[in-house]
Context: one part of a larger RNA
Order: sequence, then C1' cells, then structure tokens
RNA sequence: UUGGGCGUAAAGGGCGCGCAGGUGGUUAUGUAAGUCUGGUGUGAAAUUUUUGGGCUCAACCCAAAAAGGUCAUUGGAAACUGCAUGACUUGAGAGCAGGAGAGGUAAGUGGAAUUCCUAGUGUAGCGGUGAAAUGCGUAGAGAUUAGGAGGAACACCAGUGGCGAAGGCGGCUUACUGGACUGCAUCUGACACUGAGGCGCGAAAGCGUGGGUAGCAAACAGGAUUAGAUACCCUGGUAGUCCACGCCGUAAACGAUGAGUGCUAAGUGUUGCGGGUCAAACCGCAGUGCUGAAGUUAACGCGAUAAGCACUCCGCCUGGGGAGUACGACCGCAAGGUUGAAACUC
Repeated sequence: UUGGGCGUAAAGGGCGCGCAGGUGGUUAUGUAAGUCUGGUGUGAAAUUUUUGGGCUCAACCCAAAAAGGUCAUUGGAAACUGCAUGACUUGAGAGCAGGAGAGGUAAGUGGAAUUCCUAGUGUAGCGGUGAAAUGCGUAGAGAUUAGGAGGAACACCAGUGGCGAAGGCGGCUUACUGGACUGCAUCUGACACUGAGGCGCGAAAGCGUGGGUAGCAAACAGGAUUAGAUACCCUGGUAGUCCACGCCGUAAACGAUGAGUGCUAAGUGUUGCGGGUCAAACCGCAGUGCUGAAGUUAACGCGAUAAGCACUCCGCCUGGGGAGUACGACCGCAAGGUUGAAACUC
C1' cells in the first nucleotide's frame, strides 16, 4: 500500500457558507461514451501453463497447443450508468395563514446590593482566623439614619425549559434584523447532498490605541502557617475584568460521537404548533430527557436524538518516547499559531 478503523484504546476538522470535484428522485423516447457480446488484425522469439517427445532420471533441450491487452478495428445488444429531449411531484425551494423563543445589533431605562463621599445619632472597638497577626479606629471607626456619586452584574420567575451552526445567549422597553416550527397544498419542477482549497464566525486569556474602574483580582507587599512556604489561610493591591475600534484564532472549542438520506418494538416525562373535545382523553408533526425490544459493543454502554441496518461525500488514525519539538514556509505588533519531520531509544 491493501486492509481495518475513529464515544472511552491512535483517530471527527471548533463551527458555518461555498467554487471545483464526488454523488444524486419518478417516468418516456432517443443515443451508444461506460457496460456486455461476435468477427478480423495484432500482442516477435525465448519465458509461463498443459500435453507429447529427447538426453539412463532430473535440471536442461525439442515440438504442439493454450494463456497473456484499460489494445486497434468492425458488426450487434440496450437492462444499468452517462448524454440529449420531453413529462412528473414525493426531495428541495417559494407563497399564504399562524403561534413560540435569554437568536443577533443598536439606543434608552429600572430596582436590589457592594464601595466611596457628605451630614446626623453614638462610643470603643471593628475586622479577620483553626488560633492569630498584619490592617481600620478617639483626627470618632464599626453600627445606624438621610442624601449624593459611580461602575459592574441582573435575585425571584428558572425548568435534564427555550433559542442559536458552533462559540454562546438571561432585568425591562423600543427600533432594525436572522433562523426554525405548525397548517394549507397555491406556485417552481430535482433547482438536491457533501464539500479539498477558499471565505467568514469563533469562549477565556493575551496584544495595540483611546476611555472607564464599584466589586473581584494574576503580579506585588505585608501578616500567619511551616524545618522551609517563592503556596494553601488572612490584610491590602496593580494589570486585567467593563466600553469603542483593531488584532490574536486557540480550549476537556465535549455528546471526547462529522454532515446528509432512508429503514428497524414499545413505555414514560416535557417544549412549540395543529387536529380532536364543552373541558379532557386521544392522534399528527418538530424539538428535548429517561427506561428499554431487536441489533450492536472488548466491555462499559448505545439503542428512532444509534454507538443498530445501509448508501453518498468530507476530515482523520496506523506502537511508546523523542515531539506537537527542530528545520523550512505561511500568518501575527508580540505572545505565539498553522503545517510538521528525523537521528536516537524502548
């Protein structure tokens, strides 16, 4: 390589859009490129295989036949694939009518709490811990009352609830806006699936410029603990956390499970819509959980939301260490990222 695989053993790309490519519903007619079949030509000899023969056998040698091809050419077949033309509606999309939602962006706005400031009351403690101390406080703290400032986050509702492709999204209002679902079956008529490259999005941390800074808090300082304590605990505290714009492009980016389509027992919750009912029961579709039949799995488990049975397309794996390192290339302001070895060793 072939093959076998990818939930946990090595292995699913973080997620989407999508050019090329690969693959592709039902039906009719034509075509004959693929496909199947016949003829002809050719595929040198030796070699190979079979049969027969010759050296006393064998190796070896001789003869005949066969085999050997993505071959060429010329007839034929038309089921399947392709191509051309026409038709269809179940895939896909559009339309109309509905209801659901922390989907996104922007602006505005609300209350609770923490902190700080001012003023009043008031007096000796407060704070913190396993115990303490550092710290704060007679220049009046802590407690309490009133007023004010500012930033950040949104208790209850709240739910194996909802929405989103993923990252993710949670006070309220408004504006703009994306997607999904249900019902009708009005329209288009295969317009589809996947998707190397490419393009875009992408938590946290980090970076650049400018703002902001209440709380929290890497670094740092001090107090403890300890044999030591560059920690765990405590008192402080700067970047940062927040906003705008621009970068970074990584995560246990996880369901450790790629996307799509079809098929394969049931039971029981729940969300949305529809049918049904006076209201229920019950039924259908789309999601989201649990338990389980068959099946599957090394086992654990999975089990219509498959890890079952199949097909299409993409990504990836091939013993451990060396190593996600070195070198080169590309990207980045940097940090670093992407791609990604070998020697050697077990």